[in-house]
The prediction has a mean pLDDT of 84. Predicted 3D model of a 477-nucleotide part of an RNA (small-subunit ribosomal RNA, 3' major domain) from Salinicola salarius. Its Rfam family is "Bacterial small subunit ribosomal RNA". Its family is annotated with ribosome and structural constituent of ribosome in the Gene Ontology.
Context: one part of a larger RNA
RNA sequence: UGACGGGGGCCCGCACAAGCGGUGGAGCAUGUGGUUUAAUUCGAUGCAACGCGAAGAACCUUACCUACCCUUGACAUCCAGAGAAGUUGGCAGAGAUGCCUUCGUGCCUUCGGGAGCUCUGAGACAGGUGCUGCAUGGCUGUCGUCAGCUCGUGUUGUGAAAUGUUGGGUUAAGUCCCGUAACGAGCGCAACCCUUGUCCUUAUUUGCCAGCGAGUAAUGUCGGGAACUCUAAGGAGACUGCCGGUGACAAACCGGAGGAAGGUGGGGACGACGUCAAGUCAUCAUGGCCCUUACGGGUAGGGCUACACACGUGCUACAAUGGCCGGUACAAAGGGCUGCGAGAUCGCGAGAUGGAGCGAAUCCCAGAAAGCCGGCCUCAGUUCGGAUCGGAGUCUGCAACUCGACUCCGUGAAGUCGGAAUCGCUAGUAAUCGUGAAUCAGAAUGUCACGGUGAAUACGUUCCCGGGCCUUGUACA
Numbered sequence: 001u002g003a004c005g006g007g008g009g010c011c012c013g014c015a016c017a018a019g020c021g022g023u024g025g026a027g028c029a030u031g032u033g034g035u036u037u038a039a040u041u042c043g044a045u046g047c048a049a050c051g052c053g054a055a056g057a058a059c060c061u062u063a064c065c066u067a068c069c070c071u072u073g074a075c076a077u078c079c080a081g082a083g084a085a086g087u088u089g090g091c092a093g094a095g096a097u098g099c100c101u102u103c104g105u106g107c108c109u110u111c112g113g114g115a116g117c118u119c120u121g122a123g124a125c126a127g128g129u130g131c132u133g134c135a136u137g138g139c140u141g142u143c144g145u146c147a148g149c150u151c152g153u154g155u156u157g158u159g160a161a162a163u164g165u166u167g168g169g170u171u172a173a174g175u176c177c178c179g180u181a182a183c184g185a186g187c188g189c190a191a192c193c194c195u196u197g198u199c200c201u202u203a204u205u206u207g208c209c210a211g212c213g214a215g216u217a218a219u220g221u222c223g224g225g226a227a228c229u230c231u232a233a234g235g236a237g238a239c240u241g242c243c244g245g246u247g248a249c250a251a252a253c254c255g256g257a258g259g260a261a262g263g264u265g266g267g268g269a270c271g272a273c274g275u276c277a278a279g280u281c282a283u284c285a286u287g288g289c290c291c292u293u294a295c296g297g298g299u300a301g302g303g304c305u306a307c308a309c310a311c312g313u314g315c316u317a318c319a320a321u322g323g324c325c326g327g328u329a330c331a332a333a334g335g336g337c338u339g340c341g342a343g344a345u346c347g348c349g350a351g352a353u354g355g356a357g358c359g360a361a362u363c364c365c366a367g368a369a370a371g372c373c374g375g376c377c378u379c380a381g382u383u384c385g386g387a388u389c390g391g392a393g394u395c396u397g398c399a400a401c402u403c404g405a406c407u408c409c410g411u412g413a414a415g416u417c418g419g420a421a422u423c424g425c426u427a428g429u430a431a432u433c434g435u436g437a438a439u440c441a442g443a444a445u446g447u448c449a450c451g452g453u454g455a456a457u458a459c460g461u462u463c464c465c466g467g468g469c470c471u472u473g474u475a476c477a
C1' cells in the first nucleotide's frame, strides 16, 4: 500500500421488510447429470452452466457409429499429355461408383498456339469440427451503469509511499459548493444519439372525412376538401428558469405557480482502470504439436429423439373471479413474388379446388383474445383437468418405421393449491389476455417484439445478501 475481520461509523441496491404472483407436489415440453448404447458427436458447470452455442437434428444439417468405397484427393496454385464444354440411354449396385452407349464440335488466332472447361499422370502440396482458450488475436460474460481508476508538476517522507482523491455539506453520481500543500489534467458520471409523451410549420397519397354535393341494402364508394386523425421531415418546449421557505450570503433541499411534461419526465443504446490463467482453437483467425491409402474425402443406413433415476427452466391444470354454447365490441407491431393468397365451392374439421388482388399506408396473412350481453352447469375427480392409448384422416417433403405437426371419433390418467426451501416484481410495473416475426419445405409450451385489461405495498434500515467511502486490528501478500 492492499486484502481480510462472526471490528466501528456513514450510505446505497426488490438486499431485507410491506405486498402481489410463482417455483418446490401432478402431467407434459425442454436442457443437464447419470446410466445405457455400435454411436447416444462436441462444448458450456456456483452466482456468471443447465428452453445455453442450437434464430428451429426425419435425409441434409452432422462433427458420432456401422458397412461399402477413394487416395494429388470434395476445394486452391503450378507442370506434362489428351480432349471443346456439354449431352442421351442401358446394365450392375443400398448408394457412392463402375461398365457400355447416343448426339456434339464452339470462341480468339500471327495457324505455332491461346482463353475457358473436362480427363489422365507425376509431385510440390491440399485437407483435419484432431490436441492445447494454461501459447494467442478477436469477441463475450461477470463484479456493475457500481462511482470509481489514474496521471503531470509541486510539496512531505531515508524509503516503500503519501498528498491531490481526505474534511464540512450535498447529489443518482469523485454531482456540485465550501474549506484545504496543493494546482491542474485524463479515462469514467452527466450531456451530445435513438425512442416515447405536448404543440407548431411544411407535405396531402395508397392514409383522413368536418363542412358542400351525388350515389348505395350497406361501406370515403364518387366529385371534392386540407379542417381533424395518421404518416414523416424540420422546429418549439424543461433550464431548479420563476415565487416562498430552510441552508453557510454557497452547493443544494422542501413546498408552490404556470405547464402536455418538473427537478435525470419514461424507456433504450452506451459498460472506466481492472478481477475471475472466467468462456470460446467447434464462428473466424492463429503459434506449437499430431494424422497423411488416414485423425483426410464420398455414400447408404443408424445415432444425436435411448431411460431405473436425480436436478434446472417452462407450459397446462387442480376449477364457479370458473367451464361450455350463442350473439357482439375495441389494438399495436410485423411479414409477403420459389411469396401472402381474398370472394366462391367442397369437407364436421385439419384442409382441398380455384385463383381476384398485391413487390403492398392501396391487396393479403387477419377471425384479436381477455371484455360485454344472454343461456346451461351447482361443488362432483364433475360439462374441472387433459395425459395416455385405439381408430380414421390432412399437410409438408424423394421419404414421416426408428423420429414431424395438425384434425376428427372414441378413451379419459395424475392432479382438490403443493414439505424443507426458494424466485420475480416499485407503475402502465406485477398479474392476466391475445397478436406478430426471425430461424424455417415441414416442425415452439422456446426466443425476440407488439399492443389490450390493469393492481397491491414500501412503517422503516435492527437483521440476511451484494456494493461504495472513512477509520481500526492483523502472526496474511
Stems, first nucleotide, its partner, number of pairs: 001477002003474003007471007015461002019425005026316008034307002042053002064302007073125001077124002079121005086103001089100004107114002127291002130289003136285002138280003141276001143274001148187006154163003167178003193268004198236006208225002212223003239262001242256005318418001322377007334365003339358002344353003384415001389410007431453007